The prediction has a mean pLDDT of 82. The part of an RNA shown here (small-subunit ribosomal RNA, 3' major domain) has 476 nucleotides and comes from an uncultured organism. The RNAcentral record of the full RNA draws on Greengenes.
[in-house]
Context: one part of a larger RNA
RNA sequence: UGACGGGGCCCCGCACAAGCGGUGGAGCAUGUGGCUUAAUUCGAUGCAACGCGAAGAACCUUACCUAGGCUUGACAUGCAGUGGACCGGGUCCGAAAUGACCCCCUCCUUCGGGACUGCUGCACAGGUACUGCAUGGCUGUCGUCAGCUCGUGUCGUGAGAUGUUUGGUUAAGUCCAGCAACGAGCGCAACCCCUGUCCUUAGUUGCCAGCACGUAAUGGUGGGGACUCUAAGGAGACAAACCUCUUAUAGAGGUGGGAAGGUGGGGACGACGUCAAGUCAGUAUGGCCCUUACGCCUAGGGCUGCACACGUGCUACAAUGCCCGGUACAGUGGGAAGCAAGACCGCGAGGUGGAGCAAAUCCUAAAAGCCGGGCCCAGUUCAGAUUGGAGUCUGCAACUCGACUCCAUGGAGUCGGAAUCGCUAGUAAUGGCGUAUCAGCAAUGACGCCGUGAAUACGUUCCCGGGGCUUGUACA
Numbered sequence: 001u002g003a004c005g006g007g008g009c010c011c012c013g014c015a016c017a018a019g020c021g022g023u024g025g026a027g028c029a030u031g032u033g034g035c036u037u038a039a040u041u042c043g044a045u046g047c048a049a050c051g052c053g054a055a056g057a058a059c060c061u062u063a064c065c066u067a068g069g070c071u072u073g074a075c076a077u078g079c080a081g082u083g084g085a086c087c088g089g090g091u092c093c094g095a096a097a098u099g100a101c102c103c104c105c106u107c108c109u110u111c112g113g114g115a116c117u118g119c120u121g122c123a124c125a126g127g128u129a130c131u132g133c134a135u136g137g138c139u140g141u142c143g144u145c146a147g148c149u150c151g152u153g154u155c156g157u158g159a160g161a162u163g164u165u166u167g168g169u170u171a172a173g174u175c176c177a178g179c180a181a182c183g184a185g186c187g188c189a190a191c192c193c194c195u196g197u198c199c200u201u202a203g204u205u206g207c208c209a210g211c212a213c214g215u216a217a218u219g220g221u222g223g224g225g226a227c228u229c230u231a232a233g234g235a236g237a238c239a240a241a242c243c244u245c246u247u248a249u250a251g252a253g254g255u256g257g258g259a260a261g262g263u264g265g266g267g268a269c270g271a272c273g274u275c276a277a278g279u280c281a282g283u284a285u286g287g288c289c290c291u292u293a294c295g296c297c298u299a300g301g302g303c304u305g306c307a308c309a310c311g312u313g314c315u316a317c318a319a320u321g322c323c324c325g326g327u328a329c330a331g332u333g334g335g336a337a338g339c340a341a342g343a344c345c346g347c348g349a350g351g352u353g354g355a356g357c358a359a360a361u362c363c364u365a366a367a368a369g370c371c372g373g374g375c376c377c378a379g380u381u382c383a384g385a386u387u388g389g390a391g392u393c394u395g396c397a398a399c400u401c402g403a404c405u406c407c408a409u410g411g412a413g414u415c416g417g418a419a420u421c422g423c424u425a426g427u428a429a430u431g432g433c434g435u436a437u438c439a440g441c442a443a444u445g446a447c448g449c450c451g452u453g454a455a456u457a458c459g460u461u462c463c464c465g466g467g468g469c470u471u472g473u474a475c476a
Stems, first nucleotide, its partner, number of pairs: 001476002003473003007470007015460002019423005026315008034306002042053002064301007073124001077123008088103005106115003126290002130287002135284001137279003140275001142273001147186006153162003166177003192267004197235007207224002211222003238261001241255005317416001321375007333364003338357002343352003382413001387408007429452007
C1' cells in the first nucleotide's frame, strides 16, 4: 500500500421489511446431468452453464455412427506433358455416389499457338483435428457501481502519502465550503434516439367539421385542411417564480403555474481493472498434428434413445369460473416462387377459384370486455395427458421423427414440504396480436406490440451485494 475480520461508524440497491403473483407437488414442452448406444457430434458448468451457441435437427443442415466409394481431390493458384471439346440427352448395374455403353457437340489464330476442358505428374489443396493456458476480435461479470489515475508542488531515508481526507449536499469524486496543495484526464451528467404538450410547414394512399351528390350500407363521389394522423422543423423544464429552512453557499421541504417538476418516462452509451471468465465450432490466426486420411462424395441411421435427477417454461386444479349465442374496441409488423378478399364445398383442419395489392390505397387481423342463456361445487358441462379410428397440409420422402383437424377415450391434478424467484406504475398480474428463422414444424421459446390494470414501502435491527472513512492482523 492492499486484502481480510462472526471490528467500528456513515451511505446505497426489490437487499430485507410491507405487498402482489409465482417456482418447488401434477401432466406436458424444452435444456442439462446421468444411463444406454454402432453413434446418441461439439461447446457452455456457482452467481455470470442448463427454452444457452440453435432466428427452425424428417433428407439437407451435420460436424457423429454404419456401409459403399474417391485420392491433385467437393474448392483455389501455378508449372510440365498429353488428348479433345466441355455441356447436354438416352439405356443399363446400383441404396445413391459412381461406373459402363450410345447419341449430339467448339471458338479465335500472325498456323508458332491461345481460350475452354479431360487425363497423367509435380507444387499444393483440405481438416468443425488439438491448444481460448500462445493470440486478435467480440462478449459476459462485478456494475450504470462511483469510482480509477496523472502533471507540478509539498511531506517522508524509502515503499509511499498528499490531492481523492474533513463539514454539508447529491442519483453521482454531483456541487459548495474548508484545507499544502494547485490543476488536469478517463468515468458521472449533458450533447444522440423514442415517448408525453403545443406551434409552424405539408395534405396523399391518411382524415371528414361545415357544404353538396349518391347508396341497402361504407369518405363511396365532388370538395375541404378545421380535426385525427403522418413527418420535417421549432417552442417548452432551468430549482425558472413565491414561501420556509440552511454556514442565508451547495442544496432541501412546500406552493402556484404548467401537458410535463426536481434526472418527466424509456433506450443507446459500460472508467482503471477483476475472473489465465467464454469463444481456435462464426470468421481471422501462431504452434502442433493428419495427408489413398483426422481430407472428400453418397445412402441409411443418430443428434428425438430412457430406470432416474435438476433447471426454465406451458396448461391446470375451477364459479372473480367453464360452455353456448349475440355484440364492441388496438398497436407493432409482414406480403410477389408472396399476402390473398367476396363467392362456393367441407362439422373441421382445409379445398375450388381468384377480385385486389410491390401496398398510409389491397390482404393479413384481436382476445380478455359487454349483453343474454346454461352449469350449481361434483374429480364435475373443471382439467386435459394418453390411446384407438378417420382425415388435412407441406415436402422427392412424415416408419424411426412433422404440424394441424374431427369422432371416441378421458390418466394425474382439489393450490403444492424444506426451500426459493420476480416485481415500486401504465410496473406486477392478466388478455390477445405481430415478426425473424422457415417448404413444413415439434414456438408453450426469443424479440416486439397493444388492451384491461392493482397492492404495498413503518423502517434500515437483521440476510445478500456494493461504496466511503477508520481500526486490528503472525496474510501478500